[in-house]
The RNA shown here (FMN riboswitch aptamer (RFN element)) has 117 nucleotides.
The prediction has a mean pLDDT of 82.
RNA sequence: AGUGAAACUUGGGGCGGAGUGCAAUUCUCCACCGGCGGUAAAAGUCCGCGAGCCUUAUUGGCAGAUUCGGUGAAAUUCCGAGACCGACGGUCACAGUCCGGAUGAAAAAGUUUGGCG
Numbered sequence: 001a002g003u004g005a006a007a008c009u010u011g012g013g014g015c016g017g018a019g020u021g022c023a024a025u026u027c028u029c030c031a032c033c034g035g036c037g038g039u040a041a042a043a044g045u046c047c048g049c050g051a052g053c054c055u056u057a058u059u060g061g062c063a064g065a066u067u068c069g070g071u072g073a074a075a076u077u078c079c080g081a082g083a084c085c086g087a088c089g090g091u092c093a094c095a096g097u098c099c100g101g102a103u104g105a106a107a108a109a110g111u112u113u114g115g116c117g
Stems, first nucleotide, its partner, number of pairs: 002116002005113006016030004032096001033086002035049004044084002052062003066082005088100003
């Protein structure tokens, strides 16, 4: 180096402008945001995981979205252009962005300690 253990730390962003209306950060137009691991090369949209919901509470079930062109050995990941997606409960009016569960939980990343080696 590696390996398995314990303790601890970290661990999700975003409504600004205009319009309608009694009322909207919820509708309409423009704008804004993007967890973790993997992948020949960097991903919200590929392959998985987490978060959410249901359940007999589990090793079960449900659940979102990308095309074209370019470069290259290699890219649905980069560059250019155009699209699309977003849990549950609440609300004077329908929410990815407000409030709440949540000073929570978690994928996962890291630090320290001592064991084997």